A computed fold for a 63-nucleotide RNA from Methanofollis sp., annotated as Fluoride riboswitch aptamer (crcB RNA motif). NCBI's taxonomy places the organism under Archaea, Methanobacteriota, Methanomicrobiales, Methanomicrobiaceae, Methanofollis. Model confidence (mean pLDDT): 78 of 100. It matches the Rfam family "Fluoride riboswitch aptamer (crcB RNA motif)". Rfam links the family to the GO terms response to fluoride and positive regulation of gene expression.
[in-house]
RNA sequence: UGUCCAUCAGGUGAUGAGGUCCGCCUUCAACUGCCCCUACAGGCUGAUGACUUCUAUUCUUCC
Numbered sequence: 001u002g003u004c005c006a007u008c009a010g011g012u013g014a015u016g017a018g019g020u021c022c023g024c025c026u027u028c029a030a031c032u033g034c035c036c037c038u039a040c041a042g043g044c045u046g047a048u049g050a051c052u053u054c055u056a057u058u059c060u061u062c063c
Stems, first nucleotide, its partner, number of pairs: 009026005016054006033044003
């Protein structure tokens, strides 16, 4: 330095953070949204994997 195995664990689920639960992956992995286009360009939804809270953003109403 490389390979393999085991243990501990780690990573990850389209935009931030806390808590809980769930799923996936083991590093050439899981994961990295959708529509449209040959491509470029253009358009659309959502801060969650799910629940909840906070923050940011958007819409409506009232003061």